[in-house]
RNA sequence: GCGCCCAUAGCUUAAUUGGAUAGAGCAUUACCCUCCGAAGGUAAAGGUUUCAGGUUCAAAUCCUGAUAGGCGCA
Repeated sequence: GCGCCCAUAGCUUAAUUGGAUAGAGCAUUACCCUCCGAAGGUAAAGGUUUCAGGUUCAAAUCCUGAUAGGCGCA
């Protein structure tokens, strides 16, 4: 330099191939339970779906570019 893959919550991830308010587990916080913890239960908070444009009535999803990571070729 060229090609391919990936980017969603603090972490790991789902989203039925464009359609109703983006869900779950772990972690965190509060409460219940306990003499106190752990475990368990209930609830809450946490998302510019990497960034910038485009297409569309509608984009996490499709298109283009950029950024970061990974793989291969030279």
Transfer RNA from Buchnera aphidicola (Nipponaphis monzeni), 74 nucleotides, folded computationally. The source organism's lineage runs through Bacteria, Pseudomonadota, Gammaproteobacteria, Enterobacterales and Buchnera aphidicola. Rfam family: tRNA. Rfam classes the family as a transfer RNA. The sequence is in RNAcentral, with records from ENA and Rfam.